[in-house]
This is a predicted structure of a 353-nucleotide RNA (Bacterial RNase P class A) from Gallionella sp. It matches the Rfam family "Bacterial RNase P class A". Rfam classes the family as a ribozyme. Its family is annotated with dimeric ribonuclease P complex, ribonuclease P activity and tRNA processing in the Gene Ontology. NCBI's taxonomy places the organism under Bacteria, Pseudomonadota, Betaproteobacteria, Nitrosomonadales, Gallionella. The model forms 96% of the base pairs in the Rfam consensus. The prediction has a mean pLDDT of 79.
RNA sequence: GAAGCUGGCCAGACAGUCGCCGCGCACCUCUGGUGCGGGGAGGAAAGUCCGGGCUCCAGAGAGCAGAAUGCCGGUUAAUGGCCGGACACCGCGAGGUGAUGAAAAGUGCCACAGAAAAUAAACCGCCGAUGGCUGUGCAAACAGAUCAGGUAAGGAUGAAACGGUGCGGUAAGAGCGCACCGCGCUCCCGGUAACGGGAGUGGCACGGUAAACUCCAUUCGGAGCAAGAUCAAAUAGGCUGACUAUGGCGUGGCUCGCGUCGUCAGCGGGUAGAUUGCUUGAGCGUAAGGUAACGAAACGCCUAGAGGAAUGACUGUCCACGACAGAACCCGGCUUAUCGGCCAGCUUCACCU
Numbered sequence: 001g002a003a004g005c006u007g008g009c010c011a012g013a014c015a016g017u018c019g020c021c022g023c024g025c026a027c028c029u030c031u032g033g034u035g036c037g038g039g040g041a042g043g044a045a046a047g048u049c050c051g052g053g054c055u056c057c058a059g060a061g062a063g064c065a066g067a068a069u070g071c072c073g074g075u076u077a078a079u080g081g082c083c084g085g086a087c088a089c090c091g092c093g094a095g096g097u098g099a100u101g102a103a104a105a106g107u108g109c110c111a112c113a114g115a116a117a118a119u120a121a122a123c124c125g126c127c128g129a130u131g132g133c134u135g136u137g138c139a140a141a142c143a144g145a146u147c148a149g150g151u152a153a154g155g156a157u158g159a160a161a162c163g164g165u166g167c168g169g170u171a172a173g174a175g176c177g178c179a180c181c182g183c184g185c186u187c188c189c190g191g192u193a194a195c196g197g198g199a200g201u202g203g204c205a206c207g208g209u210a211a212a213c214u215c216c217a218u219u220c221g222g223a224g225c226a227a228g229a230u231c232a233a234a235u236a237g238g239c240u241g242a243c244u245a246u247g248g249c250g251u252g253g254c255u256c257g258c259g260u261c262g263u264c265a266g267c268g269g270g271u272a273g274a275u276u277g278c279u280u281g282a283g284c285g286u287a288a289g290g291u292a293a294c295g296a297a298a299c300g301c302c303u304a305g306a307g308g309a310a311u312g313a314c315u316g317u318c319c320a321c322g323a324c325a326g327a328a329c330c331c332g333g334c335u336u337a338u339c340g341g342c343c344a345g346c347u348u349c350a351c352c353u
Base pairs, nucleotide, nucleotide: 001349002348003347004346005345006344007343008342009341010340012318013317014316015315016314017313018312020040021039023037024036025035026034027033028032042324046335047334049333050332051331052330053329054224055223056222057221061256062255063254064253066220067219068218069217070216071085072084073083074082075081086100087098088097089096090095101215102214106213107212108209109208110207123155124154125151126150127149130148131147132146133144134143135142136141163181164180165179166178167177168176182204183202184201185200186199187198188197189196190195228276229275230274231273238267239266240265241264242263243262247261248260249259250258283301284300285299286298289294
């Protein structure tokens, strides 16, 4: 100097004028108004993909089906999140990714090509010792081509071909034998564990796929702020139909259990205004401790609550010239969108000293 990796911060600023919403105090002509003071959209508020708080069913569950998760440990209210670690793969590296339990419990699938795709095999090849054929030979034997037969080491096909490399051996070959690696079993050491390392032993069981069905382990009520609570108002507690105690109903399905005595559907008619839930929270800051995520005690802080939906308009200056984009019960995550600026740590390359 260049190229990268990881983590974090900001999200236009300042001043003036008018305007909007909540809260506190004071006053007034008190359905409200005036003055003063403080406060008032995000890093994703988005998607509604997860986990919860809260409210109701509810006064009772259990099982089956179903669904979710899937390496180990930690953290949390909880999770499939987050942090740390192991293993596998990718990268020169800093780092990144992982739908990471089980394939002798069983079933299924592996197109085409290829001889053959899982107790699967012979297309091209190699051998032809032994038995057969032919020639020479008295015979023994030799030679030749190959039949029967042997073979899966070499080649072809394919994503993948019945462990790999080397040596010996054989007619030619083959774990046939041996060495090392791989795999199985047993034991030891380190680690909480996933797992890693070592020793011995056995020629050794036949691929892949569970993001196929399945098996194993763990977990799981439902509905939702349009939940719910209170006050007010109104009527036609009308008509029809179904089940009706061996029945109906009781917040996912089925069965049993428990409770209760009515429940449901259609048609028709009437009323519908206000208050609350509603913002003090598993809250934030500091914090012993912890590799980290996280986080005890103590102290301090209060940070939007609209209700057809509040922060808008104008002027001036500065500059990084402003992207994506607006809370609606609340919180913890994940994912997606995004202009530009800043900070910290780490890696590689080139050159100079």